The RNA shown here (transfer RNA) has 73 nucleotides and comes from Nothobranchius furzeri. The organism belongs to Nothobranchius, within Eukaryota. It matches the Rfam family "tRNA". Rfam classes the family as a transfer RNA. The coordinates come from a structure-prediction model, not an experiment, and the mean pLDDT is 81.
């Protein structure tokens, strides 16, 4: 220098162009317990990396940038 993959909650990840953007774990409150843990109930937490484009409509498609990983030279 070229090519490919990835970027969504604190972590690990789902998510047919049309919905209110979700799960598990974690966190907070409660029930239970002598107490802790477990279990159960409820709750908070998101600029879908950034910028632009296509579209009536973009987390999803296209381009660029940034960051991470891999292959080639």
């Nucleotide at each position: 220098g070229g090519c490919c993959c990835c970027a969504u909650a604190g972590c690990u990840c789902a998510g047919u162009g049309g919905u209110u953007a979700g799960a598990g774990c974690a966190c907070u409150g409660g029930u239970c317990u002598u107490g802790u843990a477990a279990a159960c109930c409820a709750g908070g937490g998101g600029u879908c990396a950034c910028g632009a484009g296509u579209u009536c409509a973009a987390g999803u498609c296209u381009c660029g940038u940034u960051g991470g990983g891999g292959c080639c030279u």